[in-house]
RNA sequence: CACUUAUCCAGAAAGGCGGAGGGACUUGGCCCUGCGAUGCCUUAGCAACCAUUCCAGACCAGCAUUGGUCGGAAAAAGGUGCUAAUUCCUGCCCCGGUGUACCGGGGAAAGAUAAGUU
Numbered sequence: 001c002a003c004u005u006a007u008c009c010a011g012a013a014a015g016g017c018g019g020a021g022g023g024a025c026u027u028g029g030c031c032c033u034g035c036g037a038u039g040c041c042u043u044a045g046c047a048a049c050c051a052u053u054c055c056a057g058a059c060c061a062g063c064a065u066u067g068g069u070c071g072g073a074a075a076a077a078g079g080u081g082c083u084a085a086u087u088c089c090u091g092c093c094c095c096g097g098u099g100u101a102c103c104g105g106g107g108a109a110a111g112a113u114a115a116g117u118u
């Protein structure tokens, strides 16, 4: 880099460096930003994906103590991640409403994160 699976309307900021644009891409919006953003570092925090512990739970394998998959619970010392706005909204497809301006719902694509595979 590619592929697979799961999740994405919850949650969580201070200090230092730095000095101009930034919010991935594309269309249109909207927003953040010299009262210093985006970014980087430190500390703090959030969450609970993996890992950890538990279960008179469900299913599968086994003669069996057991193992596996799924589900549930706990904790937050480990591996990641995250800490403006729903992935900021929208764009493409379908459905419904309609005052034809729009509004609502579903899906796809793209993206992010985790775990796994080559």
Stems, first nucleotide, its partner, number of pairs: 002117007013043005021032003028089002044083003049079002052074004057070005087110001092107006
Molecule: SAM riboswitch aptamer (S box leader)
Organism: Chitinophaga fulva